[in-house]
RNA sequence: GGAGUCAGCCAGAUGAUCGCCGGGGCUUCAUAAACCCCGGAGGAAAGUCCGAACACCUCAGGGCAGGGUGCUCCAUAACGUGGAGUCGCGGAAACGUGAAGGCAAGUGCAGCAGAAAGGAUACCGCCUGCGGAUAAGCCGGGGCAACCCGGGGUAUUCGCCGGUAAGGGUGAAACGGUGCGGUAAGAGCGCACCAGUUUUCCGGGUGACCGGAAAAGCUAUGUAAACCCCACCCGGUGCAAGACCAAAUAGGGGAGUGUCUGAGGGCUGCCCGCCCGAGCUCCCGGGUAGGUCGCACGAGAUUUCGGGCAACCGGAAUCCAUAAGAUGAAUGAUCAUCGCCCCGUACGCGGGUGACUGCGGCGGGGAACAGAAUUCGGCUUACGGGUGACUCCGACC
Numbered sequence: 001g002g003a004g005u006c007a008g009c010c011a012g013a014u015g016a017u018c019g020c021c022g023g024g025g026c027u028u029c030a031u032a033a034a035c036c037c038c039g040g041a042g043g044a045a046a047g048u049c050c051g052a053a054c055a056c057c058u059c060a061g062g063g064c065a066g067g068g069u070g071c072u073c074c075a076u077a078a079c080g081u082g083g084a085g086u087c088g089c090g091g092a093a094a095c096g097u098g099a100a101g102g103c104a105a106g107u108g109c110a111g112c113a114g115a116a117a118g119g120a121u122a123c124c125g126c127c128u129g130c131g132g133a134u135a136a137g138c139c140g141g142g143g144c145a146a147c148c149c150g151g152g153g154u155a156u157u158c159g160c161c162g163g164u165a166a167g168g169g170u171g172a173a174a175c176g177g178u179g180c181g182g183u184a185a186g187a188g189c190g191c192a193c194c195a196g197u198u199u200u201c202c203g204g205g206u207g208a209c210c211g212g213a214a215a216a217g218c219u220a221u222g223u224a225a226a227c228c229c230c231a232c233c234c235g236g237u238g239c240a241a242g243a244c245c246a247a248a249u250a251g252g253g254g255a256g257u258g259u260c261u262g263a264g265g266g267c268u269g270c271c272c273g274c275c276c277g278a279g280c281u282c283c284c285g286g287g288u289a290g291g292u293c294g295c296a297c298g299a300g301a302u303u304u305c306g307g308g309c310a311a312c313c314g315g316a317a318u319c320c321a322u323a324a325g326a327u328g329a330a331u332g333a334u335c336a337u338c339g340c341c342c343c344g345u346a347c348g349c350g351g352g353u354g355a356c357u358g359c360g361g362c363g364g365g366g367a368a369c370a371g372a373a374u375u376c377g378g379c380u381u382a383c384g385g386g387u388g389a390c391u392c393c394g395a396c397c
Stems, first nucleotide, its partner, number of pairs: 001393007009385002012338007020040006042369001046380002049378005054238004066234005071085005086100001087098004101229002106227002108223003123168002125164003129160007138151005176194006195219002197216008242293004252284006264276004300319008340366006347360005
């Protein structure tokens, strides 16, 4: 200098001006307004995927069905999350990654190709036997001879009944591998070595598992995000949960009073008068609008000490009723200065033989993803910048 791997961190700062939400002060019978003071988004507030708290509904107890999870140990309120490991896979390495129980319980399935896809099969090939053909020998008999008859082998070839799983060929996968023996040809058929499996034992580890020894020819295909088996876990709905207060109008219940012996209403503030006239008054209760709470002291935050490899746990101190709490929903806008990043530079000071490069100056540009809505713990996704550690390669010392 280059190529990578991993783990933390930040998410601009200050000031001015103008606004928004909440709270306190002041004031008030009580609000409101004004004024002063204080607080006011995130690392993901997002997706709403998983687990909880909390609330209501359901619920004797047990089982079935259904769903979920699935190496081990640990952590945790809990989790499908996290930490540390084991094993497999990927990488040269740092490191990454895995739905990683069981197919040696049962059942099912395995396209195409191939003879055959699971205790199966025979296409080519190899081999014994039988039958035929051909060739050249052999043996026996007959014949003067040419030759004829009979027999049994050999070689080649054709056919048939079988044997075979070495070789070829197909496939993602063909029933361990190499060698020797063996055989008609072959084959774990036998043996040696190697690989694996199962069982038993020994050693290490809490455990997954690792290391070693012996035995069994045991070689057992794949597939469980196929049925299934095993182990463990699991009620439902979500703050629009839910609790409380509670109008107007119209229903409901009760009491009183009135229905020509006229309640009540209108003209009209009162009396008289006139007109209308069967209801009127009070109380109770449910629901609605609306409001209050739930809702900000909590598996809390910061600092620090101790334990643990770590996730995490425990202790101490401090902080917080103004640590945001809105409900069409506030948390903003503008300007200035500084800081950060990028680009350019015929500038200045340095480093280097050099390509180049550090700091500063000047000029220009940029600042992402995103927006609380009951609250926590995770996961996932989006996204700007910067730091540190580690691995490998190249050059130089």
Description: The RNA shown here (Bacterial RNase P class A) has 397 nucleotides and comes from a Desulfobacterales bacterium. NCBI's taxonomy places the organism under Bacteria, Pseudomonadati, Thermodesulfobacteriota, Desulfobacteria, Desulfobacterales. A source record names the gene rnpB. It matches the Rfam family "Bacterial RNase P class A". Rfam classes the family as a ribozyme.